[in-house]
Molecule: transfer RNA
Organism: Candidatus Woesearchaeota archaeon
């Protein structure tokens, strides 16, 4: 200075291609069960989807320009 690749819940992360109600797991909170805890099973709580603008009835999903990590390349 050039390429690719990632960026969703407090943590890992699915969803993106192929636009149409944003999910699991984990964690916390509360409850069962225990003499009491762990472990188990319940209910509940979770999101400015990195920001900005554009296309569209409708964007996490498409496209443009940033920001921020990663790799490679000179």
């Nucleotide at each position: 200075g050039a390429g690719c690749c990632c960026g969703u819940a407090g943590c890992u992360u699915a969803g993106c291609c192929u636009g149409g109600u944003a999910g699991a797991g984990u964690g916390c909170a509360c409850g069962a069960c225990u003499g009491a805890u762990a472990a188990u099973c319940g209910u509940g709580u979770g999101g400015u989807c990195c920001g900005g603008g554009g296309u569209u009835c409708a964007a996490a999903u498409c496209c443009c320009c940033g920001c921020g990590g990663g790799c490679u390349c000179a």